[in-house]
Context: one part of a larger RNA
RNA sequence: CAGUAGCAGCGAGAGUCGGGUGUGAACCCCGACGACCUGACGAGCAAGGGUUCCUCGGCACUGUCAAUCAGCCGAGGGUUAGUCGAUCCUAAGUCUCACCGUAACUCGAAUGAGACAAAAGGGUAACUGGUUAAUAUUCCAGUACUACCACCACCAAAAGCCAACGCCGUAGGAAACAUCGAGCUGGGCACUCGCCCAGUCGAAUCGAGGAAGACCGUGGACGCCGUCACGGCACGAAGCGGUCGAAACUCGAGAUAGCGCGAGUCGAUGGUACCUAGGGCCCGUGAAAAGGCGAGUGUGGUACUCGUACCGAGAUCCGACACAGGUGCUCUGGCAGCGCAAGCCAAGGUCU
Repeated sequence: CAGUAGCAGCGAGAGUCGGGUGUGAACCCCGACGACCUGACGAGCAAGGGUUCCUCGGCACUGUCAAUCAGCCGAGGGUUAGUCGAUCCUAAGUCUCACCGUAACUCGAAUGAGACAAAAGGGUAACUGGUUAAUAUUCCAGUACUACCACCACCAAAAGCCAACGCCGUAGGAAACAUCGAGCUGGGCACUCGCCCAGUCGAAUCGAGGAAGACCGUGGACGCCGUCACGGCACGAAGCGGUCGAAACUCGAGAUAGCGCGAGUCGAUGGUACCUAGGGCCCGUGAAAAGGCGAGUGUGGUACUCGUACCGAGAUCCGACACAGGUGCUCUGGCAGCGCAAGCCAAGGUCU
C1' cells in the first nucleotide's frame, strides 16, 4: 500500500435489574429475581500433571470480544505422621549368577541359587474436637493403641489354627439411612384456631452381653425330630444341662470430654453395609508367602527414611487448543416407580 476488501467463524449452555470498585465494566465483586445439574455439572480417592495451591501487586503476552478478573505476568508464602500410604511379603512374570553347549559371545533348553515385581492382593497399631489465607487421622487439646529394647515374672512352646479366597440363590441377626407418629428446642407465616421448616449430636478404644453352629454330659426313640429348601438318628434322635462361640450389633465406661443459640427424648415400619448358617452350579473347582494367634504382666525408654500443596476434568490428565472425544474405584437423599430407567426437587455445585 484508500477508511487495511471484510459483512464468515468465535466450539452444545440463561440471564436480567440495582449497587460497588475503577481512567475505563454486558461479562470483576455484592444483593435480588430468574435458570441449569441429581448414579452427577454433587462428595471422597487413584493414575497423570508439577506449583497450576494461598496472599499481595499488575495487564505488554495468554484468554477466540472486553477485563479492574484469571489456571496469565512479578514477588512472597504454603505440604509437619510410631498408627494414612510407601518401606515388608509373595503373584503372573523379569533379571543375574552357577552348570553345560559353542571356535566364541551381549547367544542358548533344563536344573539350582540369589534378587526384583502389588501406593486396588496379604499386612502390628488412632479416634473425636479445634486451628491456618493456604496443611492436617500429620499441628494443638483430650482420650487411646502397637512394636522393639532394658528390668521383673515365667519354663509351658509346638502341634494346631488364622492369614486363605469361585459364581448364583435362600434363611436368620443387624449399624447407617429413609418414612410415619409423639415430646422438646429454634425459626417463618398468622396474631383467633393453628400451619409450615429445621434440629433433637457425641468417636476410636476398653469392659460386659450376644445368635447360628460345634463339642461334651445326661437321656434312650420302635417313626419320631426338624428346615425357606435339602435333611438327622442305637456309630445314639427329641428333651434337659454345660463349654467354646459373630457383627461396622447392644449396653456401660470414654464423656460434670467435646459440639450446639437451644432442645440435646421415645415408639413403629421399611432397609443396606457388616456378621452367621444352609443350598444350587461347573467339560471353568475358584492364589501364594511374609506375618499372626497359640504364648504373662507392670515400669521406663525408643519409634529413623520417603510421599502429603492443588486439579482430578465441557479450562490443571491424554487428544497440537481453556477441544461437545477418552479416562479406574468409592458414596449417592425425597416424590412416584420393578428399577442406578425417564421426569421433577433437596443437600451441594453452576449460569466465562

This is a predicted structure of a 352-nucleotide part of an RNA (large-subunit ribosomal RNA, domain III) from Halobium salinum. The RNAcentral record of the full RNA draws on ENA.